[in-house]
The RNA shown here (Bacterial RNase P class A) has 329 nucleotides and comes from a marine eukaryotic metagenome. Its Rfam family is "Bacterial RNase P class A". It is annotated as a ribozyme. The sequence is in RNAcentral, with records from MGnify.
């Protein structure tokens, strides 16, 4: 600077929850982020299948992946001496907007102060090199030219457009030519390709209990609208009654070990393992001893951020301290 491990150990006595078992007992039991609820998805329901809108998300090229705004390699452009790191990385020539103050003047943009000419003077015409404001003021050096100047025009050069080879899967870089074209901003609204049904385990099945209805529309996947098809009930406002238990609920895009292939992300092959399932919500408390840190003659104090609720795969915040690999300088 990138990347990894750990993040207190050991041993007693008491106690909790789960599987086993008659029983005594045996094994077991919160993380790297469980937090955030910001993305994706499994899996569950909404008969079944369609158009349109609208809204919301992606945007350089190639790949991984179940899928993602993740991750891997690159390729522009910026930061840094370096290892590296950071990009809300597609269109400004379709269109509209905007760039406070300050400045004359900020895109249908300019004359404060200077040059320069005419005038006795005030003042007029011409000018954007020089000077000032500024984040930015009509590309930059040098010439020609001109009353005084300016890409007006000319050499170079830097951007930008078209066109050509060559190098790459591609994004793109590199030479050549030609052209006087030459303010920024799309994390402003737009454009343009590309994607998305809704809700969400308190989803949803199953038993158990219980009663009281009335009134209104006209329906039927959870933004809208429309239009097949199936069904024939559905919903919405009061009011009234019961309310207990089991399932979902842990075996999975799973963990580990060795190989193969790939820069990698990752995939395949061979063997092994089963690592919480709780319901007012367990996973803990006391002793001792060591281990670390601080101050001290003994000795004392302390030991990060923090607690699963359906699962997974990410991102993003916190985090005392200890230790190992590879780099730069």
């Nucleotide at each position: 600077u990138a990347g990894g491990u750990u993040g207190g150990a050991u041993a007693g006595u008491c106690g909790c929850u789960a599987u086993u078992g008659a029983a005594a007992a045996a094994u077991u039991g919160a993380g790297g982020a469980a937090a955030g609820u910001c993305c994706g998805g499994a899996c569950u329901c909404c008969a079944u299948a369609g158009a349109g809108c609208a809204a919301a998300g992606a945007g350089c090229u190639g790949g991984a992946u179940a899928a993602c705004a993740u991750c891997c390699a690159g390729g522009c452009a910026g930061a840094g001496u370096g290892a590296u790191c950071u990009g809300a990385u597609g269109g400004a020539a379709a269109g509209u907007g905007c760039a406070a103050c300050a400045g004359a003047a900020a895109a249908u943009a300019a004359a404060c102060c200077g040059c320069u000419c005419a005038g006795a003077a005030a003042u007029g015409a011409g000018u954007a090199a020089g000077g000032g404001u500024g984040a930015a003021a009509a590309g930059g050096u040098g010439g020609u030219g001109u009353a005084a100047g300016a890409g007006a025009c000319c050499a170079c050069c830097a951007g930008u457009a078209u066109u050509a080879a060559a190098a790459g899967u591609a994004a793109u870089u590199u030479u050549a030519a030609u052209a006087g074209c030459u303010u920024g901003u799309a994390a402003a609204c737009c454009c343009c390709u590309c994607u998305u049904g809704g809700a969400g385990c308190a989803a949803g099945g199953c038993c158990a209990a219980g009663a009281a209805g009335u009134g209104a529309u006209u329906g039927u996947u959870u933004g809208c609208u429309c239009g097949a098809c199936g069904c024939u009930a559905a919903u919405c406002a009061c009011g009234g009654g019961u309310a207990g238990g089991c399932u979902g609920c842990a075996u999975a895009a799973g963990g580990u070990g060795c190989u193969u292939g790939g820069u990698a992300a990752c995939a395949g092959g061979c063997a092994u393992c089963u690592c919480a399932g709780a319901u007012a919500g367990a996973u803990g408390a006391c002793u001792a001893u060591c281990g670390c840190a601080u101050a001290u003659a003994a000795u004392a104090u302390g030991c990060a951020c923090a607690g699963a609720a359906u699962c997974c795969g990410g991102c993003u915040u916190a985090u005392a301290g200890a230790c190992c690999u590879a780099c730069u300088a």